[in-house]
Formats: sequence, structure tokens, C1' cells
RNA sequence: GCUGUUGUAGCUCAGUGGUAGAGCGCUUCCUUGGUAAGGAAGAGGUCGCGGGUUCAAUUCCCAUCAACAGCU
Repeated sequence: GCUGUUGUAGCUCAGUGGUAGAGCGCUUCCUUGGUAAGGAAGAGGUCGCGGGUUCAAUUCCCAUCAACAGCU
């Protein structure tokens, strides 16, 4: 220098055009003499960043950034 993969909640990951979800974690409450376990509710995300296509983009296209892998 070229090619590819990945980037979504604090962590691990789904979602593949129709205003984003799970598990664990966090907060509050119930239960207990207390803890653990259990139960109920809740908070938390400009979907790496910038453009384009579209009525509508996490999703499709382009560029770019980061990590990883391969080729030279």
C1' cells in the first nucleotide's frame, strides 16, 4: 500500500428497510431477625463518525476512524 471481518445499553450478544431487544449487571420495592436465593417495577442506547438513496436507514451505497486477520 491492497483486501476482508467487526463496531448496537456498564459487559457479552441478537436484530438485517417500518420510530431497538435479551442475558448478566445497576436502582427501588416485597419477602427474611439479617444475608443469600426468589418475586415485582424501573432507569440506562444521537446503533463508531460524516454524507447519499428512500415516504422511512441499525439495516442498502460511498467515504472515513478504530480493532483484528490476510496479501504484497